[in-house]
Order: sequence, then structure tokens, then C1' cells
RNA sequence: GGGAGUAUAGUCUAAUGGUAGGACGGCGCCUUUACACGGCGUAGGCCUGGGUUCGAUUCCCUGUACUCCCA
Repeated sequence: GGGAGUAUAGUCUAAUGGUAGGACGGCGCCUUUACACGGCGUAGGCCUGGGUUCGAUUCCCUGUACUCCCA
């Protein structure tokens, strides 16, 4: 220098263009003499900027970060 892939909650990970789900972790309640375990509930997320579309996490372009391949 050329090409490809990935980016979703504190962490890991789903989601075929139509309300963004789960696990762990956090917080609250129940349970216990107390802690742990367990049960119930709750908060918390689509990398940036544009485009297409009635509607975008999803499709297209750009940028950024990371990974891989070629030279």
C1' cells in the first nucleotide's frame, strides 16, 4: 500500500426491515438469628455521521477502533 471481517448493557452473547432478548454481574424485596444458596422484581445497551425506506441493530456509503490475509 491492497483486500476481508467485527463493533449490541459493567462482561459475554442472540436478534431474516416492524416493541432489542438471554446469561453473569449490580440494586431492592422475600427467605435466614446472620451470611450464603434459592425465589420474585428492577435499572442498565444497538461504535460515529450520512443515505435508502412508511419504518433501519438489520441494507448502502463514510469515518473511527480492533482482528486477519496479501505485498
Molecule: transfer RNA
Organism: Candidatus Micrarchaeota archaeon